[in-house]
Notes
This is a predicted complex of two RNAs, RNase P RNA and transfer RNA, with 437 nucleotides together.
């Protein structure tokens, strides 16, 4: 210098003008106005895929069903998350990826091809025997070393052995099982002995094992509380008429018992709370490889309900292109709605730290 | 806002649960041919799809995960 790998940071700044919303204060019955030169989107606010807080319902305890998780240890309120390590795979390397328990509990599946596909199998080949003149052909048998098929064919190399072969035997190697030892909290690693010689794949197929999970969700839930129509209690009244219409009043006349008055209670419209101090941010010190944790100090940083967080101008900063001093253009993905911890997905630049590989120079 | 369900030819669908002979079957439509004087009907043939990406597996429309799109329920 170039190309890679890992981990972080940041979403422009200042000023002016006009607005929006929330909070506090003042005027005011409210509406509203003014002031505080007060606060006002994100790293994903998204998808709603996990986990919790919170609320209501259910619940003695245990089990079944159903669902989920799956190396070990640790972190955490918890997790399908994170850290470190182990095992496997990839890369020259920094480093990256893995739903990574069990297939010698049981059941199932493996198309096509191929002779044979699951306590294997004889198509070609090789060998033996019979027949035959024959080493051809045919028949019977042996054989998994070779060919060929397949995603997959029942250890590998060499030697002995054999009719030809074969763990049939032996040596070494790989793997498995059992026992023992050493190191590690553990997954596991290493070593020794013995065994039979090899016991395939698939559980994101049924299943087995271990562990975890009660259900619903802020439209949860709580409180205040119209009009109308129901409900309850009390009073008046039921033909000797409560009350009402005609009327200024009386008489009269008409309607009238499912009526009228008062009070109480529930829910609806509507409103308030839940709702912004929290597994909280920042700084320092300490513990830990790390994730993370502890202590001390300090700060309060959105809260709408058809739903605010905006627009214009100027200057500076950044990027791109130029006629490179004065110019022109550009700035992604996206937007809170009860709140947190994760994961996943979308996204344009810019800045920083460490590491690896190659080349050059010293 | 919360919670569910579904995506297969141009259209309607089978296959998915329990993976294989599925480069996916059927009907209607379109196209070509036959029949008919011609059209229709009928017959034959052709074209045409697993929403997208990744994983598990020898093998994925089917199993698992994530996106995208569509539909529904709840005051």
């Nucleotide at each position: 210098c170039a190309g890679a790998g890992a981990c972080g940071g940041c979403c422009g700044g200042u000023g002016a003008u006009c607005g929006c919303u929330c909070g506090g204060c003042g005027u005011u019955u409210u509406u509203a106005c003014g002031c505080c030169u007060g606060g006002g989107a994100g790293g994903a606010a998204a998808g709603u895929c996990c986990g919790g807080g919170c609320u209501c319902c259910g619940c003695a305890g245990g089990g079944c069903a159903g669902g989920g998780u799956g190396g070990u240890c640790c972190g955490u309120a918890a997790c399908a998350c994170g850290g470190a390590c182990c095992g496997g795979g990839g890369g020259c390397g920094a480093c990256c990826c893995c739903a990574g328990g069990g297939a010698a509990a049981g059941u199932g599946c493996a198309a096509c091809a191929g002779a044979a596909a699951g306590c294997a199998g004889a198509c070609c080949g090789c060998c033996g025997c019979g027949u035959g003149a024959a080493g051809a052909g045919c028949g019977c048998g042996g054989u998994a070393a070779g060919g060929g098929u397949g995603a997959a064919a029942c250890g590998g190399u060499g030697a002995g052995g054999c009719a030809a072969g074969a763990g049939c035997u032996c040596a070494c190697c790989a793997g498995c099982u059992g026992c023992g030892g050493u190191g590690g909290u553990g997954a596991c690693a290493c070593c020794g002995c013995a065994g039979g010689c090899u016991c395939g794949g698939u559980a994101a197929a049924c299943c087995c094992c271990a562990c975890c999970c009660g259900g619903a969700g802020c439209a949860a839930g709580a409180c205040c509380a119209a009009a109308u129509a129901g409900g309850g209690a009390g009073g008046c009244g039921u033909c000797a008429g409560a009350g009402g219409g005609c009327u200024g009043c009386c008489c009269g006349u008409c309607c009238g018992a499912g009526g009228c008055c008062u009070c109480c209670g529930g829910g609806u419209c509507g409103g308030u709370c839940g709702c912004a101090u929290g597994a909280g941010g920042c700084g320092g010190c300490g513990g830990g490889c790390a994730a993370c944790c502890g202590c001390c100090g300090u700060c309060c940083g959105a809260g709408a309900u058809g739903a605010a967080u905006g627009a214009u101008c100027a200057c500076c900063a950044c990027c791109u292109g130029g006629u490179c001093u004065u110019c022109a253009g550009g700035g992604a993905c996206a937007g809170a709605a009860c709140c947190c911890g994760g994961c996943u997905u979308a996204u344009g630049a810019c800045c920083g730290u460490c590491u690896c590989u190659g080349c050059c120079u010293u | 806002g919360u919670c569910c369900c579904c995506g297969u030819c141009g259209u309607c669908u089978a296959g998915c649960c329990c993976g294989g002979u599925c480069c996916a079957g059927g009907a209607c439509a379109c196209c070509g041919g036959c029949c008919u004087u011609u059209c229709a009907c009928g017959c034959c043939g052709a074209c045409a799809a697993c929403a997208c990406g990744g994983g598990u597996u020898c093998a994925a429309a089917u199993c698992c995960c994530g996106u995208c799109g569509g539909g529904g329920a709840c005051g």
Overview:
Model confidence (mean pLDDT): 80 of 100. Rfam match: Bacterial RNase P class A. It is annotated as a ribozyme.